[in-house]
RNA sequence: GCCGAUGUAGCUCAGUUGGUAGAGCACUCGACUUGUAAUCGAACGGUCAGGAGUUCGAGUCUCCUCAUCGGCU
Numbered sequence: 001g002c003c004g005a006u007g008u009a010g011c012u013c014a015g016u017u018g019g020u021a022g023a024g025c026a027c028u029c030g031a032c033u034u035g036u037a038a039u040c041g042a043a044c045g046g047u048c049a050g051g052a053g054u055u056c057g058a059g060u061c062u063c064c065u066c067a068u069c070g071g072c073u
Stems, first nucleotide, its partner, number of pairs: 001072007010025004019056001028042004049065005
């Protein structure tokens, strides 16, 4: 230099044909218990890497950039 993959909550990951952004764990609160753990319930937590475009509507499609990983030279 070229090619490919990945980027979504604090962490690990879903998100179907473009149509309200979700789960588990963690944290917080409550219930249960003599108490703790475990269990159960609830709440909190998101500029979907950044920017632009297409569209009535983009995490999803197109382009550019960035980061990480892999391959080729």
The RNA shown here (transfer RNA) has 73 nucleotides and comes from Okeania sp. SIO1F9. RNAcentral records the identical sequence in 20 taxa. The sequence is in RNAcentral, with records from ENA, MGnify and Rfam. The prediction has a mean pLDDT of 81.